Predicted 3D model of a 73-nucleotide RNA (transfer RNA) from a Candidatus Dojkabacteria bacterium. Rfam family: tRNA. Rfam links the family to the GO term triplet codon-amino acid adaptor activity. The family's RNA type in Rfam is transfer RNA.
RNA sequence: GGGCCUGUAGCUCAGCUGGUAGAGCAUCUCCUUUGCAAGGAGGAGGUCAAGAGUUCGAGUCUCUUCAGGUCCA
Numbered sequence: 001g002g003g004c005c006u007g008u009a010g011c012u013c014a015g016c017u018g019g020u021a022g023a024g025c026a027u028c029u030c031c032u033u034u035g036c037a038a039g040g041a042g043g044a045g046g047u048c049a050a051g052a053g054u055u056c057g058a059g060u061c062u063c064u065u066c067a068g069g070u071c072c073a
Base pairs, nucleotide, nucleotide: 001072002071003070004069005068006067007066010025011024012023013022019056027043028042029041030040031039049065050064051063052062053061
């Protein structure tokens, strides 16, 4: 320098053929206990890496850039 893959909540990851962004763990509140743990109920937490384009509508499609991984030189 070139090819390919990945980037979504604090962490690990889903998200189908473009149509309201989700799960588990963690965290907060409440119940249960003398207390802790476990258990139960509820809540908060997101510029979907960044920018642009297409579209009535983009996490999803296209382009550029950035970061990480991998292969080739």